[in-house]
RNA sequence: CCUUAUUAAGAGCGAGGGAGGGAAUGGGCCCUGCGAUCUCGCGGCAACCUCACAGGAAGUGAAGGUGCCAAAUCCCACGGGGGAUCAUCCUCCGGCAGAUGAGG
Numbered sequence: 001c002c003u004u005a006u007u008a009a010g011a012g013c014g015a016g017g018g019a020g021g022g023a024a025u026g027g028g029c030c031c032u033g034c035g036a037u038c039u040c041g042c043g044g045c046a047a048c049c050u051c052a053c054a055g056g057a058a059g060u061g062a063a064g065g066u067g068c069c070a071a072a073u074c075c076c077a078c079g080g081g082g083g084a085u086c087a088u089c090c091u092c093c094g095g096c097a098g099a100u101g102a103g104g
Stems, first nucleotide, its partner, number of pairs: 001104007012042005020031003025077004043069003048065002050062004073097001078094006
C1' cells in the first nucleotide's frame, strides 16, 4: 500500500513526567496543575487470529498472538430519504477519513 470484517457494548489503579490534550483541517463540545496527553508496572475488558469440545449449521469454553480500558471513532463536515420549525434542528441510509484484526 491492497483486500476484507468490525467499529453506540465492555474494562483502572500505582509510579514517572510536567503542559497542553481529545489522528489530520475547520467548527462544536469536552478532558487537564485535584497533574491530563504520554511512558512503565500491575490489574482488567473483549474474543479478530489461535487452541479444545461439538458439528449439518449455529455454537460452548480457554486465553497463547494482537488489540483495547473518558465521552458513539466525542459530535458535525460530502450525497440522498423522512420529520419539525420563522429559523437553529431531529432522524435514517450511504460515502470519505481514521482505528483494530486477519490475509496479501

A computed fold for a 104-nucleotide RNA from a bovine gut metagenome, annotated as SAM riboswitch aptamer (S box leader). The sequence is in RNAcentral, with records from MGnify. Of the family's consensus pairs, 97% are formed in the model. Its Rfam family is "SAM riboswitch aptamer (S box leader)". From the family's description: The SAM riboswitch is found upstream of a number of genes which code for proteins involved in methionine or cysteine biosynthesis in Gram-positive bacteria. The coordinates come from a structure-prediction model, not an experiment, and the mean pLDDT is 87.